[in-house]
RNA sequence: CCUUUGGAGGGUUUGAUCCUGGCUCAGAGUGAACGCUGGCGGCGUGGAUUAGGCAUGCAAGUCGAGCGAACUUAUUUUUUCUGUUAUUGCGGGGUAACCUGUGGUAGCAGAGAAAAUUGGUUAGCGGCAAACGGGUGAGGAAAACGUGGGUAACGUACCUUGAGGAGGGGCAUAGCCUCGCGAAAGCGGGAGUAAUACCCCAUGGUCCCUGGGAUUUGAAAUGGUUCCAGGGUAAAGAUGGCCUCUACUUGUAAGCUAUCGCCACAUGAGCGGCCCACGCCCUAUCAGGUAGUUGGUGAGGUAAUGGCUCACCAAGCCUUAGACGGGUAGCUAGCUUGAGAGAGUGUUUAGCCACACCGGAACUGAGACACUGUCCGGACUCCUACGGGAGGCUGCAGUCGAGAAUCUUUUCCAAUGGACGAAAGUCUGAGAAUGCGACGCCGCGUGAGGGAUGAAGGUCUUCGGAUCGUAAACCUCUUUUAUUAGGGAGGAAUUACUAAGGGUGAACAAUCCUUAGGGUUGACUGUACCUGAUGAAUAAGCCACGGCUAACUCCGUGCCAGCAGCCGCGGUAAUACGGAGGUGGCAGGCGUUACUCGGUUUGACUGGGUGUAAAGGGUCCGCAGGCGGCUAAAUGUGUGAAAGGUGAAAUCCUUUUGCUCAACGAAAGAAUUGCCUUUCAAACUGUUUAGCUUGAGGAUGGGAGAGGAGAGCGGAACUGCCGGUGUAAGGGUGAAAUCUGUGGAUAUCGGCAGGAACGCCUGUUGGGAAGCCGGCUCUCUGGUCCAUUCCUGACGCUCAGGGACGAAAGCUAGGGGAGCAAACAGAAUUAGAUACUCUGGUAGUCCUAGCCGUAAACGAUGGAUACUAGGUGUUUGUCCGUUAAGGAUGGGUGCCGCAGCUAACGCAUUAAGUAUCCCACCUGGGGACUACGGCCGCAAGGCUAAAACUCAAAGGAAUUGACGGGGGCCCGCACAAGCGGUGGAACACGUGGUUUAAUUCGAUGCUACGCGAGGAACCUUACCAGGGUUUGACAUGCUUGUAGUAAUCGCCGGAAACGGUGGGUGAACUGUAUCCAGUCAGUUGCUUGCACAGGUGCUGCAUGGCUGUCGUCAGCUCGUGCCGUGAGGUGUUUCCUUAAGUGGAAGAACGAGCGCAACCCUCGCCCUUAGUUGCUAGUGUCGGUUUUUAAUCGAAGCGCACUCUAAUGGGACUGCCCGAGUUAAGUGGGAGGAAGGCGGGGACGACGUCAAGUCCGCAUGGCCUUUAUAUCCUGGGCUACACACGUGUUACAAUGCCGGUUGCAAUGGGGGGCGAAACCGUAAGGUGAAGCAAAUCCCUAAAAAGCCGGCUCAGUUCAGAUUGAGGGCUGCAACUCGCCCUCAUGAAGCUGGAAUCGCUAGUAAUGGCGCAUCAGCGAUGGCGCCGUGAAUACGUUCCCGGGCCUUGUACACACCGCCCGUCAAGCGCUGAAAGUGGGAGGCACCUGAAGCCCCGACGUAAGUUGAGGUCACGGUGAAUUUCAUGAUUGGCGCUAAGUCGUAACAAGGUAGCCGUACGGGAACGUGCGGCUGGAUCACCUCCUUU
Repeated sequence: CCUUUGGAGGGUUUGAUCCUGGCUCAGAGUGAACGCUGGCGGCGUGGAUUAGGCAUGCAAGUCGAGCGAACUUAUUUUUUCUGUUAUUGCGGGGUAACCUGUGGUAGCAGAGAAAAUUGGUUAGCGGCAAACGGGUGAGGAAAACGUGGGUAACGUACCUUGAGGAGGGGCAUAGCCUCGCGAAAGCGGGAGUAAUACCCCAUGGUCCCUGGGAUUUGAAAUGGUUCCAGGGUAAAGAUGGCCUCUACUUGUAAGCUAUCGCCACAUGAGCGGCCCACGCCCUAUCAGGUAGUUGGUGAGGUAAUGGCUCACCAAGCCUUAGACGGGUAGCUAGCUUGAGAGAGUGUUUAGCCACACCGGAACUGAGACACUGUCCGGACUCCUACGGGAGGCUGCAGUCGAGAAUCUUUUCCAAUGGACGAAAGUCUGAGAAUGCGACGCCGCGUGAGGGAUGAAGGUCUUCGGAUCGUAAACCUCUUUUAUUAGGGAGGAAUUACUAAGGGUGAACAAUCCUUAGGGUUGACUGUACCUGAUGAAUAAGCCACGGCUAACUCCGUGCCAGCAGCCGCGGUAAUACGGAGGUGGCAGGCGUUACUCGGUUUGACUGGGUGUAAAGGGUCCGCAGGCGGCUAAAUGUGUGAAAGGUGAAAUCCUUUUGCUCAACGAAAGAAUUGCCUUUCAAACUGUUUAGCUUGAGGAUGGGAGAGGAGAGCGGAACUGCCGGUGUAAGGGUGAAAUCUGUGGAUAUCGGCAGGAACGCCUGUUGGGAAGCCGGCUCUCUGGUCCAUUCCUGACGCUCAGGGACGAAAGCUAGGGGAGCAAACAGAAUUAGAUACUCUGGUAGUCCUAGCCGUAAACGAUGGAUACUAGGUGUUUGUCCGUUAAGGAUGGGUGCCGCAGCUAACGCAUUAAGUAUCCCACCUGGGGACUACGGCCGCAAGGCUAAAACUCAAAGGAAUUGACGGGGGCCCGCACAAGCGGUGGAACACGUGGUUUAAUUCGAUGCUACGCGAGGAACCUUACCAGGGUUUGACAUGCUUGUAGUAAUCGCCGGAAACGGUGGGUGAACUGUAUCCAGUCAGUUGCUUGCACAGGUGCUGCAUGGCUGUCGUCAGCUCGUGCCGUGAGGUGUUUCCUUAAGUGGAAGAACGAGCGCAACCCUCGCCCUUAGUUGCUAGUGUCGGUUUUUAAUCGAAGCGCACUCUAAUGGGACUGCCCGAGUUAAGUGGGAGGAAGGCGGGGACGACGUCAAGUCCGCAUGGCCUUUAUAUCCUGGGCUACACACGUGUUACAAUGCCGGUUGCAAUGGGGGGCGAAACCGUAAGGUGAAGCAAAUCCCUAAAAAGCCGGCUCAGUUCAGAUUGAGGGCUGCAACUCGCCCUCAUGAAGCUGGAAUCGCUAGUAAUGGCGCAUCAGCGAUGGCGCCGUGAAUACGUUCCCGGGCCUUGUACACACCGCCCGUCAAGCGCUGAAAGUGGGAGGCACCUGAAGCCCCGACGUAAGUUGAGGUCACGGUGAAUUUCAUGAUUGGCGCUAAGUCGUAACAAGGUAGCCGUACGGGAACGUGCGGCUGGAUCACCUCCUUU
């Protein structure tokens, strides 16, 4: 300087987080299809499936200027016939006019024949074309294609150019004619004819062949050039013109001339053949393949090389850089996508290939082994006279079939191009046009402006309104499109013709070129385009609206119907289903489905990983392969640069330009990242050469060691046997039993035998590649380290395949066998116990020889080399240091730790850091360490290793909780120590259950059950039966009517409600109205109708409010800061302390909030204030009694001292002393004090948990009901009763009961009330009425206790249920169904099984009293009050609950968790299987068409005929392979609530797991060896700090 302009993520695993990892979405595209919808135009595009079958028409002809012939047009000539006219001859008739017969000549008309000329047509011969153009993609993995080369191994018709040639002669044959066969297709015989048809002779070269010589290029001669000699091979004419020369002599012909054609050679261009290199899909569960196979010699064949073919000879050739086999596929330019690299794809267009009904073959020809040619075989279809024939749409249209699916049986050669022709021209379904299809891309339109009563209507609504919405209507415009009428380009250039000039020519012919003139030619076409007229007139849908993802409400439905791309919605308030309104998006389309790329760095070249997520081979050796130290030189393989060639066109990109724009098209450029050739460079790489020493190895001298193999030896222990002593047990366990033992065990002593293993030393010590290796000695032997620096000189590293080694278990054979011990047996445990425990016990464990080849074979970490802070142990060398301490330097082996790395945990010079090299392995989970196939093994089994199907996860690390039959600390009437109960009885009350017409409803572990209910006979009442009412028992509004009305009092029916009915009395308020009355109007009341009322109907899982519980437990959080990627952590942890997260100290925390405590109430002490209804010490007065100076009782005063009342204050704070404690917080003791460490009690309940409870207290959304689920009434029920549970009461008696007597409270309540005294009654109660709205009066007697007496241990003088009789009270009413009293009756029960409850002081226990509700009461309940008044706590091991810290976790609905396997059921997939059915390719054999080759015979030849070779189809056989199917059978997966157990996750209750073996319904159990990916406690070692 130039070039390059481009890369987005989201959802989903979890309680949450980070990571790994899959699934899925948003984008673009398509030859598409389907659903809904559909106005116009332009440009494109359209059989992808059955290379399935085809009716019909067309798609290849042309040339008469090659030839004969035929037909035909016109002209000319000749001629025949007929008719007619004119003329004329002859004959007959007639007087004549004239009639008639027969000839000649001429003219005209018609018909015919012949010849010639001209124009036209064409069946045949002949020439050229038909090998192009058009279609399709079956086959084919290489004889294809693409790119680049080669041909010294080739061809070429038409075309170009050059230089030549064309002399003479001859034989046939089609057509045509004739005869014959056949239905037809077609065929045959005879006669005769032409040519640019065919044949012969001649001539001939730069042609061909043979032989020889020279020269040249080159790597090479079989090449080129050239010379000589010999031999061989050609030809055709046609048309136009001319008469100078020759002939006849008019003009023609020979001739000349022009054009075309012909022959031979050379040349060019274009086209083609062949060869080579590179590139070119999947599969190794295809590893060996090959006999013309590989090569040679010779021959044949071809245009040409070549095993292309043949004979002979040799035995080669290909292959892990993937041969051979199998599967799939036309290849490419390109197209789609992508930032790119890539990935996918090969439709239209273009290049190449292949094919033409299937298979084979050749002929003709320049070219074919030939789409619309030939022959043969086969299948199919058609015709037939049954004898024979015909056909090939993968050309254009079209048809049937199959399919989700793909068009007109159109027009024209006007243009472009092709064939033929001299040309005109003919032919051309190539092509150009047109039609159909929204199939795609592009463009246009469906109107524009104004318009608020924000109309009507829809939808929603909080009922106010909002929205559709300026949208519509309405007003004013416009006219693209449409309809109609008119005008109107361009695509057309030429050829032919005329003229001029030029070339050839003898030439004015002719012909060619140029120019000019000038005529004609359009399928499309009713063209594009322009103009006029009409008139908003003709024109909008589809999808979505939970998140991803833009867009929200109502109704319906109720885990149904349905939706869904993923996550997921739907079980009565669904923005997720269906509909509607609204909104969003795109728009002549919109969605869906299918497929491709992208996202996906999810196969990673760009650009991934392997300690724990998937993934390092069990270990080492090592061939191939890959990679490789330092120096120098050479070379130029890789590499870099430059130039040239090529990389077809189209496409893409850029610029310009043409259609009004665009799509589309044109031009130019760029690009085509590639390949080839040449030149240059030489650093790096490779190669070669020469060296080097640092990598590697060797040498010498030392060292340590459980390194390996073999042999021998030893002691302890164990078991057995023998003997002695000795006696009743031993053994074993959680506890037992099986078992051993009086036949003498166990124990103990001595002896003997046997096998296995080697204590202490022993150590995160050592050695080895790993597995592994441990008594001692000897022999043999491997590796390694250090020192010396002597030698070699890169000899190295890694390693697919291969080889060796390889724990335990297991296998084979032979030994051995003490102990231990799968299997097995027994005893236990247990619901069971195929287990854990125990007693026995066989394989095995041991040795020898062989096999197996796997383990959690682990550091879950491949090997090698280099680099990158340290500290501290230990082991083994060497050096310094006299030894020691210590230091230095190597090799191992641990721990801690920096940088760095990591998802985190962690790793960290022994890397998981930074780099290089090589190998192995991974790509979601399950299926599956599996099936099939192959290899190995005696077997067990090992190695290699899929798919269908299924899920949206599976997983790693860490976090917070919860949990643990984990740990530590602490607390609580939690246990313990005590006292009293419950559970047994009877009764009361509540609940369940049962019953019932109804037994209304709710509450259900703790936290329901004397609970809602603090009062069910009616009422209550919600339930049941029966009887009534319907705007209603109650509220509000509107509306009709209403004065003898409302109201009130009766009567009748009735159980009542209610219905009917009668009479008497008899209204109120406001206005009119400034007085009064009536009237009128309105209100109230009553009444009619409409809105509505009403509901203890449902949903407490739609809610508010209130409440229970954990729990009066000490916790729960926040701000800022700090740490961590993050969830989170820290603070809140640790130590001490407390009732307490109470306080103190430490500390990356510092502070704060809600809780704790305190503030509040009450009780306990004191002061002050105040004394009525309270009090009465003192004082005086009055009265009563008595043993009358005195005592005592009572009353009313003074008084307020005391008690008390009720208000305000004080008091207690570890304040003081002593001790220990950290000089702290606090704590132990003590003093003082009424009270001492929170003085007692209460109120007060953090964040939250339990979808806890309540819709029947109340409120309230939604749903349901409306002559009923509302409402009224009577009666019944809630009170039932075999039974079960809970809470209580009373007891069981002598600490008691009974009788008598005496004394001492407090809280409370009282007007429809409490009710005194007195009297009556045995009593309940009655009569009675004083006092009291209460510190005054009443309820009101307190009881237990005390004293006296009786009872004497019994179902009693205990206990009182039940029942009978008689009363009382309340109340309309006590039958169902009240309470109380008296008399009588006198049940169970003699202290309560398992289990379980309360309580730590004025408490438990015990005694009575009051109150609420209430007419009365079922109260023994509830809430309070006072009296009497204990016992015990050593202590925290255990049970229960809770708090904090820590640990494990597969739990998070959180252990009432999670979860495994068998069995049973349904569905799906797959393996095996006696077999069965089809396909494929090869091999062997049989048959062998046409054609070709070769040979023979006949023939002059053409040819005919015969034999042989090769060979398609076909047939047979034995194998191989693949697909489908198969009784039965194995496995796997999936499926709200099946069965059996509970294996795993916590120490998962026997730690788990790996390999192996045996056993078992099943998970599994057990043995052996291994691992930690095991909790807990203790010990050892190491580390850290001081």
The RNA shown here (small-subunit ribosomal RNA) has 1586 nucleotides and comes from a Candidatus Omnitrophota bacterium. NCBI's taxonomy places the organism under Bacteria, Pseudomonadati, Candidatus Omnitrophota. The sequence is in RNAcentral, with records from ENA and SILVA. Its Rfam family is "Bacterial small subunit ribosomal RNA". Rfam links the family to the GO terms ribosome and structural constituent of ribosome.